[in-house]
Context: one part of a larger RNA
RNA sequence: UUGUUCGUAAAGGGCUCGUACGAGGUUUGUCAUGUCGUCUGUGAAAUUCCGGGGCUUAACUCCGGGCGUGCAGGCUAUACGGGCAUAACUUGAGUACUGUAGGGGUAACGGGAAUCCCGGGGGAAGCGGGGAAAGGCGCAGAAACCAGGAGGAACACCGAGGGCGAAGGCAGGCUACGGGGCAGUUACUGACGCUGAGGAGCGAAAGCAGGGGUAGCGAACAGGAUAAGAAACCCGGGAAGCCCAUGCCGAAAACGGGGGGCGCAAGGGGGGAGGGCCUUCCCACGACUCCCGGGCCGAAGCAAACGCAUUAAGCGCCCCGCCGGGGGAGAACGGCCGCAAGGCAAAAACCC
Repeated sequence: UUGUUCGUAAAGGGCUCGUACGAGGUUUGUCAUGUCGUCUGUGAAAUUCCGGGGCUUAACUCCGGGCGUGCAGGCUAUACGGGCAUAACUUGAGUACUGUAGGGGUAACGGGAAUCCCGGGGGAAGCGGGGAAAGGCGCAGAAACCAGGAGGAACACCGAGGGCGAAGGCAGGCUACGGGGCAGUUACUGACGCUGAGGAGCGAAAGCAGGGGUAGCGAACAGGAUAAGAAACCCGGGAAGCCCAUGCCGAAAACGGGGGGCGCAAGGGGGGAGGGCCUUCCCACGACUCCCGGGCCGAAGCAAACGCAUUAAGCGCCCCGCCGGGGGAGAACGGCCGCAAGGCAAAAACCC
C1' cells in the first nucleotide's frame, strides 16, 4: 500500500496567522524533467524456475535457456503533470472608489436606577428571617419614611430562536483611535490563490505574584436550624475572590460534541444588512428580483438509527489534524514549559 474512519459508537487540533511540504485557473509557443514506446549495455557466479545430460534412481552434479520487476545511454512520442517564454488572459484572489449595518476591539470622559455606609430629620419598640423558628440587629434609639453626602460594582426597559467577532467572547451614553464584513461601480493588478508539519500570537472561568480597590455577592470558616446523624440543602454573618493596572497560567461539555477551502446538486415559508426594477407627481408602503449573513421545514441522496439535507452528515477534488477492544492511563519514566497549581507530549508489565 492493497483497505477503514472521525455529529451521538474510538477519533476534528480551543481559535487564528503563517514557514517548509503538498496540491493548484484559462490560452499559445517551446523544452522533453516526470510520463509512454523502442533499441543497446549492465543487472557476477552459485541459488530458484524451464528444457536436457551424468552417477542403477533420487538427493547431488553438469550444459543450455529464462528470471533478475532495476540502473545508465541512444532514438522516438508530447495528450496529461512540470520548466521556460519573466509571453498573454480574467472568471479565482486582491486593490480602488461610492455607500451601508453592527453589544467587533482599545482608551478617555461624563450618566441615572438600586444596594450598602455616614451625618441630619423623623419615629416608636420592635426589626429581620423562615415551612416553623432560632441565632442576628435594636432604648447607647434600630426598622418604616424624608432630603443630603461618600463609595464600589453592574447597566432595567429597548432586547429578539436579533446583531458583531477567527475563537474565547462582546450590551447604559458620548468622544477619539484604529480592525473586519456586506452591497454597488467593473476602474486597476494579473493566479498574486488553497491548505498548513514545525513555529508564533490570541485564548472563558478559576488560580498565582507583587500593588491598588472592596458597595453587593460570597467557596473557606464559625453560628442558628433541620435531622437518627447533617461535615449539606434553609437562615443570620463572613476572610479569599469577583473589580482596576501589570506580569504569569493556557488546562473547559474551549460544543454545532460537526477542521479549512473550492465546485456541483429540488424547493417552501419567516426574520437581519444592502442593491436593482415596477407602482406613486415625490416620499412612504407594497409587488417582483439579485447578493450576503442567521434560523425553521422539507426533495433527491446519505445514515446503524437518531437524524442531516445549498449554513450537509449529499456528490466530488485539495491540504491539515486525529482513531484501531476495555482497564492499567491521559498515569509512570525521562524531556520541555510554569513561581506554584499544573500543562504539553506519552509507553509498558499485568488483568479482562
RNAcentral holds the full RNA, with entries from ENA. Small-subunit ribosomal RNA, central domain from an uncultured bacterium, 352 nucleotides, folded computationally. Model confidence (mean pLDDT): 88 of 100.